[in-house]
Molecule: transfer RNA
Organism: Candelaria pacifica
RNA sequence: GAGAGCGUGGCUUAGUUGGUUAGAGCGUCGGCUUGUCACGCCGAAAAUCGCGGGUUCAAAUCCCGUCGUUCUCG
Numbered sequence: 001g002a003g004a005g006c007g008u009g010g011c012u013u014a015g016u017u018g019g020u021u022a023g024a025g026c027g028u029c030g031g032c033u034u035g036u037c038a039c040g041c042c043g044a045a046a047a048u049c050g051c052g053g054g055u056u057c058a059a060a061u062c063c064c065g066u067c068g069u070u071c072u073c074g
Base pairs, nucleotide, nucleotide: 001073002072003071004070005069006068007067010026011025012024013023019057028044029043030042031041032040050066051065052064053063054062
């Protein structure tokens, strides 16, 4: 220099023929339960999907650019 994969709550991730309020597990916080803790149960906060732009009535999803990271080729 060229090409390919990946990037979604604090962590691990689902969702990619565009369409319900972006869902789950772990974790965090509050409550119930218990003599206390743990377990269990109930509830809550937290991601506008790496960033910017475009297409569309509508974008995590399609297109362009860009950043980070991993791999391959030279």